[in-house]
Order: sequence, then structure tokens, then C1' cells
RNA sequence: UCUCGAUAAAGGCAAAACUGGCGAAAGUCAGUGACGCAAAACUAUAGGGGCUUAGGUGAAUCGUUCACCAUGCUAGCCAGUUACCGAA
Repeated sequence: UCUCGAUAAAGGCAAAACUGGCGAAAGUCAGUGACGCAAAACUAUAGGGGCUUAGGUGAAUCGUUCACCAUGCUAGCCAGUUACCGAA
């Protein structure tokens, strides 16, 4: 240095649920809370996957419904980038 990851040390993050804010929704922010996490840190204009459909387009049985499309999201799906500690 690379790989690897202890019943090590020092610390860190925080799922579901509930309450409140924002949002059309997905979701997100704050508080409570810990399912878990060795990158559960950062990146959504490198890329793949997933979620949603306000708006747009088209159709219909037309005060509405359906189909398609992210410019909306997701980094706790994969990925990319950087990083603490150091037993085997």
C1' cells in the first nucleotide's frame, strides 16, 4: 500500500411506527424511537435498477377515467468517489 473486518478502542449513523411541517404523489425535513449498518459518509448531468405522475401527449363510456413519458424522488438496491481504527 492492497485485501480483509475482532466478542478490540474511540466515536458515528438511524429502519419500522407515532407526532408535526412541506409535497399532487413518490418522498423528504424535524422530534420521539432503534430494525439494522464498517462506509447506512458524499454523488441522482457517469451508468443500471426501483418508486411516483403534478404537467404534457393520446384515447374513451368525457365535471371523470385509462395508457404512455420525469423535468419529481430513491445513495438503507447495485454502482462511483473519498475516509476512521487495526486483531487475525
Molecule: c-di-GMP-I riboswitch aptamer
Organism: Aquibacillus halophilus